[in-house]
Description
This is a predicted structure of a 75-nucleotide RNA (transfer RNA) from a Synergistales bacterium. The source organism's lineage runs through Bacteria, Thermotogati, Synergistota, Synergistia and Synergistales. Rfam family: tRNA. About the family: Transfer RNA (tRNA) molecules are approximately 80 nucleotides in length. The coordinates come from a structure-prediction model, not an experiment, and the mean pLDDT is 84.
RNA sequence: CGGGACGUAGCGCAGCCUGGCUAGCGUGUCUGGUUCGGGUCCAGAAGGUCGGAGGUUCAAAUCCUCUCGUCCCGA
Numbered sequence: 001c002g003g004g005a006c007g008u009a010g011c012g013c014a015g016c017c018u019g020g021c022u023a024g025c026g027u028g029u030c031u032g033g034u035u036c037g038g039g040u041c042c043a044g045a046a047g048g049u050c051g052g053a054g055g056u057u058c059a060a061a062u063c064c065u066c067u068c069g070u071c072c073c074g075a
Stems, first nucleotide, its partner, number of pairs: 001074007010027004020058001029045005051067005
C1' cells in the first nucleotide's frame, strides 16, 4: 500500500442479506417477595445517541460514501 472480518446495555451475543411496532436475549446490577439470615427461586425496574460523521428516504442498527479502532491475509 491492497483485500477481508468484526464493532449493538457492565460482560457475552442476536437482529443487518429483504428499511417500518417503543431495539431484543442471556448474564450482571438495583428494588420487592420467599428465608431466622444467605443462596436458590419468583416478580418488577434501571441501563443503548447500534464505533464516529455525512448522504438517500415519509422512515435507517439495516442501503450508499468517508472515517476510527482491533484482528487476519497478501505485497